About this RNA: Predicted 3D model of a 76-nucleotide RNA (transfer RNA) from a compost metagenome. The coordinates come from a structure-prediction model, not an experiment, and the mean pLDDT is 82. The RNAcentral record of the sequence draws on ENA.
[in-house]
RNA sequence: CGUCUCUUAGCGCAGUUGGUAGCGCGUUCCCUUGACAUGGGAGAGGUCACUGGUUCGAGUCCAGUAGAGACGACCA
Numbered sequence: 001c002g003u004c005u006c007u008u009a010g011c012g013c014a015g016u017u018g019g020u021a022g023c024g025c026g027u028u029c030c031c032u033u034g035a036c037a038u039g040g041g042a043g044a045g046g047u048c049a050c051u052g053g054u055u056c057g058a059g060u061c062c063a064g065u066a067g068a069g070a071c072g073a074c075c076a
Stems, first nucleotide, its partner, number of pairs: 001072007010025004019056001027043005049065005
């Protein structure tokens, strides 16, 4: 320097053909216990990396930027 892949909740990850963003763990509250653990129930938590575009509608498509990774090239 080039090509390709990835970026979604605190962490790990799904998200199908563009049509109201989910799972597990964690966390908060409640039930259960003498107390804890386990178990059960309910809740909170998201600018879908950022900026723009296309579209009636974008996590999803397109362009750019940033970060991470793989491969290749160069290294007189």

Overview
Rfam family: tRNA.